[in-house]
Molecule: SAM riboswitch aptamer (S box leader)
Organism: Acidobacteriota bacterium
RNA sequence: GAGUCAUGCAGAACGGUUGAGAGCCCGGCUCGAUGAACCCGUGCCAACCUUCCCGGCGCCCCGCCGGGAAAGGUGGAAACGCCUUUCACCAGGGAGGUGAAGCCAUGACGG
Numbered sequence: 001g002a003g004u005c006a007u008g009c010a011g012a013a014c015g016g017u018u019g020a021g022a023g024c025c026c027g028g029c030u031c032g033a034u035g036a037a038c039c040c041g042u043g044c045c046a047a048c049c050u051u052c053c054c055g056g057c058g059c060c061c062c063g064c065c066g067g068g069a070a071a072g073g074u075g076g077a078a079a080c081g082c083c084u085u086u087c088a089c090c091a092g093g094g095a096g097g098u099g100a101a102g103c104c105a106u107g108a109c110g111g
Base pairs, nucleotide, nucleotide: 003109004108005107006106007105008104013042014041015040016039021031022030023029027083028082044076045075048073049072050070051069052068053067054066055065056064057063058062081103085101086100087099088098089097090096
């Protein structure tokens, strides 16, 4: 790297540097000189992994289920993953809605 699984309805900013882009691609729409992206500092959010505690079950170890705490390893901080593709179903004058797949992101596993 391929692949597998889970999640993507919630949440969370200021300052410094710099100066025109950013939201994955196309299109739309939006954000941006009242300062984009990158980088740096500090704080914050969350709870996938991790550690610990409580309860239940299977014979203790251990495992599974439920709840809680911490914040060590990651991650995140405009808009549902901003909308967008395909299929099925629902609804229908139309607009649309739901589910699955695909794509993307993140985590865990994985050579």